[in-house]
């Protein structure tokens, strides 16, 4: 410097145009003589950042940032 990938909850990913989700962490309650498993519930997100496209963008273009690989 040039090409591709990736960037979404704390953490590891899904979501590929039409209410932003799952697992595991956290938390309240059942549960037990007590603690556990184990049910059933809440919390937690400016989907890197900035524009464009669309009625409508986490998705589609485009610039920037950061990673991660390759090539020079």
């Nucleotide at each position: 410097g040039u090409g591709c990938u990736c960037g979404u909850a704390g953490u590891u990913c899904a979501g590929a145009g039409g209410c932003a989700g799952a697992a595991c962490g956290c938390u309240g309650c059942c549960g037990u003589g007590c603690c556990a498993a184990g049910g059933c519930g809440g919390a937690g997100g400016u989907c890197g950042c900035g524009g464009g496209u669309u009625c409508g963008a986490g998705u589609c273009c485009c610039g920037c940032c950061g990673a991660g690989c390759a090539c020079u």